[in-house]
Molecule: Bacterial RNase P class A
Organism: Gammaproteobacteria bacterium
Parts: sequence; C1' cells; structure tokens
RNA sequence: GAAGUCGGCCGGGCAAUCGCCGCGCACCCGGGUGAAAAUCCGGGGGCGGGGAGGAAAGUCCGGGCUCCACAGGGCAGGGUGCCAGAUAACGCCUGGGAGGCGCGAGCCUACGGAAAGUGCCACAGAAAAUAUACCGCCGUACUCAGCAAUGAAUACGGUAAGGGUGAAAUGGUGCGGUAAGAGCGCACCGCGCGGCUGGCAACAGACGUGGCAGGGUAAACCCCACCCGGAGCAAGACCAAAUAGGGGAACAUUGGCGCGGCCCGCGUUGUUCCCGGGUAGGUUGCUUGAGAUGUGUAGUGAUACAUGUCCUAGAUGAAUGAUUGCUGCAUUCGGCUUCGAAUGUACAGAACCCGGCUUACAGGCCGACUUCACUU
Repeated sequence: GAAGUCGGCCGGGCAAUCGCCGCGCACCCGGGUGAAAAUCCGGGGGCGGGGAGGAAAGUCCGGGCUCCACAGGGCAGGGUGCCAGAUAACGCCUGGGAGGCGCGAGCCUACGGAAAGUGCCACAGAAAAUAUACCGCCGUACUCAGCAAUGAAUACGGUAAGGGUGAAAUGGUGCGGUAAGAGCGCACCGCGCGGCUGGCAACAGACGUGGCAGGGUAAACCCCACCCGGAGCAAGACCAAAUAGGGGAACAUUGGCGCGGCCCGCGUUGUUCCCGGGUAGGUUGCUUGAGAUGUGUAGUGAUACAUGUCCUAGAUGAAUGAUUGCUGCAUUCGGCUUCGAAUGUACAGAACCCGGCUUACAGGCCGACUUCACUU
C1' cells in the first nucleotide's frame, strides 16, 4: 500500500421567527364550599425548564404488571433439543465440545434417538433393503472351427475385485491369498465394545478386544427428556350527566284502561322524593425502572456485588412541527492556487414497561486482528 475478518460508535451543527404537548412558578378572571381563614374546579396570557429511535418498526420469542381460572395427577395440544454457565426469564446471550467451510483472522450448524414400531427413497439402474448377478471375470459340461495353441456359441455354477446407474450400492488403501474373487488372512485408517487417564460435563487421548453387525430420511409419523393455564393497558380501578328503563317510599285518584256482564280485589296509568346498575364523558393505571452511567472487586466471558453521580417524552381525533440564514458532508459542473454554483443528505415516528431476535438504513468515525506485495 492492497484485499479482508471481528467488535464498537455517530446518525448533521449553530442561530432567528412563528407554532404544538406536558411540568413548575407567580399573577389575573369566572364558578363552587365555608362564618372566616382557606380550599377546590375551569380559563387566560407571562416567565422558566423538558419534548422520539438505533432501530421507536415486524409483533417473532421471553418476563414484569393486571384481571379471570386453578387441590393433586394424567390425557390432548404447543415448544425446546451437544455440554456447562449466566439471567427475572428465554428459542436470546457467554464459554466450551463435535462436524463443516476458509491459506488465515474467522464464519456456519433444528447438533437427542434410525437394533421400539410404521412410512418414504422420483429418474436411472441387475438390484434402493430378509439385498441383488446386467456387462465383465473364473470353473465345469457340451457343440462348432482349428494339426495344435486357442477362439466362438449354449447351459449350469462361483464371484461384489473391475465397468455401468444413481444423491446414496453393504467399511477404505495396500500386501498376501485364490480357478477368479471375497475381512478369507495380515498391516494401517475407520467403526463397535470394554475398562483406564484427563475433564463438572459434552468429549478427548492412549490401551485392549471384535473381522465388522441393521444404507439414507425424525425441518416424515413417532420415541425419549425437559418446559408451557387463558386473555391482555381497548388489561384493570375510580367518579359519573342527559334520555330511556328498573327498585322503594309518600301523596293523590272513589278518575281512565284490563281481568268476557256486575261487585270486591288485583294489575296498570298520575305527582314528588330516594336508591342502585349501565352508557357518553372524565380521572387513574402512566412512567423511578430487573433504570442509566463512572470507579473498584470477582470471573476467560455473559454477568454479579460494592460505592458515587444522574433523572431522561407521556400524547389519546393522538404533541414532538414549519420557515429562513450561516455551515458540515457527498456528487456534478465552472474556474483550476485560494474559490463559486447546483443537487442531494438515509431508514424511519413513542402509545403500559423492560430483556432479546429479525428486518430497513445516505454517509462517516474508531479499535483489534489476518493474508499478500514492496521498502529498510
């Protein structure tokens, strides 16, 4: 210098004017309660201070909080799936193991069980699972050709070394062995089993032993182990108008209507007052919290503990905005020494709150590390 890997950070700045939503302070106006002092409610302008994000997003996981349900156990259903740790909890995170990829820094992995059972394995191929003989190779019998060596055809048998098919073909390589072959024998590798050593464990290592057994698929059913009650701030709590309806009390009515005609009685209808439920509306939940951050300690780390400092939106037909000037950055153009002009400046917008994951994102900054080239 070039090409990369990993981690972290920023997400334009300053000023002016006009607005919007909360909070605090004092003042003014109106209303209620009260003897007063005072206090409560509403409104107005003034001053001060605050006002979106790294993802506020998707709503995919996990928890807090709230209401409902709930003796215990099981079934069904859903989820997770190497080991250990961390946490309020997790499918996230941290560390480790195994496998795969990369020269490397590093990256990726639904990574339990296929001798519990069932299913599936297209096409091709002889055969796709109680394995199998298409070509080839070898042997025997017989026929033909040939003087013979030998060759060819047929039948039967042996053979999984070789060819061919396939994503996948019943351990691999080599030597021996054999009619040809074959774990048939041996060596090494792989695999199974056994105990040993190291490790909390996953697992690793070396040793012994068995010629070696049943190919794949469980993001197919299934089996095993562990976890999971439901709904969600439109949860939930409180105050509560008008109108309509419900309950009760008092008064009035010798009234009207109904109980087939009459009497009694009952119901209903009138006025006043009281009660409770629900609706509109309002208040609350609401933002001080598993909070942020500095330092120290423990730990490889996620994180935990101690201590100091800080307070950082709270709307609800939903505020957080608009305009202007200067400027930063990027691109293009003109000059080409300073400079000038134009354009662009992302993704996106809180709604009960947190921990994660995933996805989107103009442009830029920092740190650690790897490989290659060059110079000394």